About this RNA:
The prediction has a mean pLDDT of 82. This is a predicted structure of a 73-nucleotide RNA (transfer RNA) from a Caldisericia bacterium.
RNA sequence: GGGGCAGUAGUUCAAUUGGGAGAACACGUGCUUCGCAAGUACGAGGUCGGGGGUUCGAUUCCCCCCUGCUCCA
Numbered sequence: 001g002g003g004g005c006a007g008u009a010g011u012u013c014a015a016u017u018g019g020g021a022g023a024a025c026a027c028g029u030g031c032u033u034c035g036c037a038a039g040u041a042c043g044a045g046g047u048c049g050g051g052g053g054u055u056c057g058a059u060u061c062c063c064c065c066c067u068g069c070u071c072c073a
Stems, first nucleotide, its partner, number of pairs: 001072007010025004019056001027043005049065005
C1' cells in the first nucleotide's frame, strides 16, 4: 500500500422484506433477612463509531473517513 471482518446500554452480544432500538450480566429502588449474599418485582441507562448521499422514512442501502482484528505484498 491492497483485500476481508468487526464497531449498537457500563460489559458481552442480538436485531432480514428499510418503519417498535432489545436480551443477559452489572447498576439503582422496594419486598424478603438481625445483617450480607441469594431470590423476587420495578426502574434508570443509547449521538446504533463519525460525516455525506438515496428514500416519505436508514442500525439496515451507497460513498468517504476513524479505530480494532486478520490476510496478501
The sequence was found in a public genome assembly. Its Rfam family is "tRNA". By type it is a transfer RNA. Taxonomically the source falls in Caldisericia (Bacteria, Pseudomonadati, Caldisericota).